[in-house]
The part of an RNA shown here (large-subunit ribosomal RNA, domain IV) has 352 nucleotides and comes from a Candidatus Saccharimonadota bacterium. Its mean pLDDT, the model's own confidence on a scale to 100, is 84. NCBI's taxonomy places the organism under Bacteria, Bacteria candidate phyla, Candidatus Saccharimonadota.

Context: one part of a larger RNA
RNA sequence: CAAUCAUUAAGGAACUCGGCAAAUUGACUACCGUAACUUCGGGAUAAGGAGAGCCAUUCCUCCUGAUUAAUAUCAGGUAAAGAAGAGGAAGCAUGGAAUAAUGUUGUACGACUGUUUAAUUAAAACAAAGCACUUUGCAUAAGAUAUUAAAUCAAAGUAUUGAGUGUGAUGUCUGCCCGAUGUUGGCUGGUUAACGGAUUUUCUUAGUUAAUAAAGGCUAGGUUUUGAAGGAAACCCCGAUCAAUGGCGGCCUUACCGAUGAGGGUCCUAAGGUAGCGGAAUACCCUGGCCGUUAAAUGCGGUCUUGCAUGAAUGAUUUAACGAUACAACAGCUGUCUCAAUGAUUGGCUCA
Numbered sequence: 001c002a003a004u005c006a007u008u009a010a011g012g013a014a015c016u017c018g019g020c021a022a023a024u025u026g027a028c029u030a031c032c033g034u035a036a037c038u039u040c041g042g043g044a045u046a047a048g049g050a051g052a053g054c055c056a057u058u059c060c061u062c063c064u065g066a067u068u069a070a071u072a073u074c075a076g077g078u079a080a081a082g083a084a085g086a087g088g089a090a091g092c093a094u095g096g097a098a099u100a101a102u103g104u105u106g107u108a109c110g111a112c113u114g115u116u117u118a119a120u121u122a123a124a125a126c127a128a129a130g131c132a133c134u135u136u137g138c139a140u141a142a143g144a145u146a147u148u149a150a151a152u153c154a155a156a157g158u159a160u161u162g163a164g165u166g167u168g169a170u171g172u173c174u175g176c177c178c179g180a181u182g183u184u185g186g187c188u189g190g191u192u193a194a195c196g197g198a199u200u201u202u203c204u205u206a207g208u209u210a211a212u213a214a215a216g217g218c219u220a221g222g223u224u225u226u227g228a229a230g231g232a233a234a235c236c237c238c239g240a241u242c243a244a245u246g247g248c249g250g251c252c253u254u255a256c257c258g259a260u261g262a263g264g265g266u267c268c269u270a271a272g273g274u275a276g277c278g279g280a281a282u283a284c285c286c287u288g289g290c291c292g293u294u295a296a297a298u299g300c301g302g303u304c305u306u307g308c309a310u311g312a313a314u315g316a317u318u319u320a321a322c323g324a325u326a327c328a329a330c331a332g333c334u335g336u337c338u339c340a341a342u343g344a345u346u347g348g349c350u351c352a
Stems, first nucleotide, its partner, number of pairs: 001347008010338002014336001019333001028051002031049002037042001039169001054088002057084003062077005090094001102331007109323002114126002130167006143153003171317003175248003180245002182241005189236002195230001203222007249267005276310001277307001288304006
């Protein structure tokens, strides 16, 4: 000097991003007492108090005797386990060591128990019960695996089943929009692939025709070119569907001071954000205004609120219980600090 322990005057979070770390509390008793809120189960060991070891006494139990009509009562004795009381002694201290919850309040998030990044993240993330939608009619269900397979799972199941998706207990609710993108139903018309081959072009082989030949024609082949009608799904078309992907306006004006704008006008749109909540885990301007908390607060809580850029299963808003969650506050407590000191053990260093 470092690590690990122990103690500390006065103060008691002034430390610090933050009470991190430490300290406080602590087990027991069928003791007393226990709030808001609540899904009536909880909350709750809420909170807050009390007691305790040893000795003696008395009582409780049972037995014997006396007494009594019988209990009661009186006297003597009594195993074990307890109880009562301002009885007593010793000590600083009687749960005498060790073991052994700090408590309370408000807010946010997630209902809860559970799961997770083995070795930097345990959470507000995942899951969850509940809710909703889509899909599945089966001697091959849909779906998954598989080489274009056989086959296997689904299932030795059967629509109260199975599969997929979203949301995420409960309570109160879940508004408007189908124009776009999807999904789905329809069938009148349009468009349309392979296929199809009507039609059509050139060259050529053999034979044949004519006067001997050329050109042409005819018959049977080959080659090459043109490509009509017909022709599925999809698409256009006509509908449905938002707990499908998603979306949910602007300008002007107006009521007897002023302000506000119930109301009016106009443009655009598929429809113009409803109920709720709102400086929010979402608010730029901004440390928003006000109130409370503090001596002092960019914090926290409440309230207001055109919200740069909230908003309803991409769920909205409450919510008892729960949480090694996040934030704020209070009480107690303390070497976290003012401000450091001493001691112990171990290691190191210096000297011998």